[in-house]
C1' cells in the first nucleotide's frame, strides 16, 4: 500500500418490573445547553432545561372506605436480552 471486518449516541421487537389513569408521562412547536466506535471536525440522530399549543380508557370484584386486587388503557419510565447501528481522514483487529 490493498481488502475485509470490529467498536459509539441511539432505535426496535420481546420479557420482568414501576408510573398514570384524581393525567404526570409520551408525541409537536421554539429557544437555550451538553453528550455522541481510540483521536479530530462534524451531519443526521440522542439527551437536558425553560416556554407555547394540543391532548387520552376504563372497568369487575373485595373492603367500610382512605383501601386492596384483577382486566384494559398510555406514541409511559427503568432494568434484562434479541436484533439493528459513524458519512470524512487517522487509529486497531485478520489476511495479503
Nucleotide at each position: 500500500g490493498g481488502u475485509a471486518g470490529a467498536g459509539u449516541a441511539g432505535g426496535u421487537g420481546c420479557u420482568g418490573u414501576g408510573c398514570g389513569u384524581u393525567a404526570a408521562g409520551u408525541g409537536c412547536u421554539u429557544c437555550a445547553g451538553g453528550a455522541u466506535g481510540g483521536g479530530a471536525a462534524g451531519u443526521u440522530g440522542c439527551c437536558u432545561g425553560a416556554a407555547g399549543a394540543c391532548g387520552a380508557a376504563g372497568g369487575g370484584c373485595c373492603u367500610u372506605u382512605u383501601g386492596g386486587u384483577c382486566c384494559g388503557c398510555g406514541a409511559u419510565g427503568c432494568a434484562g436480552u434479541a436484533c439493528c447501528g459513524c458519512g470524512u481522514c487517522c487509529g486497531c483487529u485478520a489476511c495479503c
The prediction has a mean pLDDT of 79. Predicted 3D model of a 96-nucleotide RNA (THF (Tetrahydrofolate) riboswitch aptamer) from a Bacillota bacterium. The organism belongs to Bacillota, within Bacteria. It was read from a public genome assembly, where an Rfam model found it.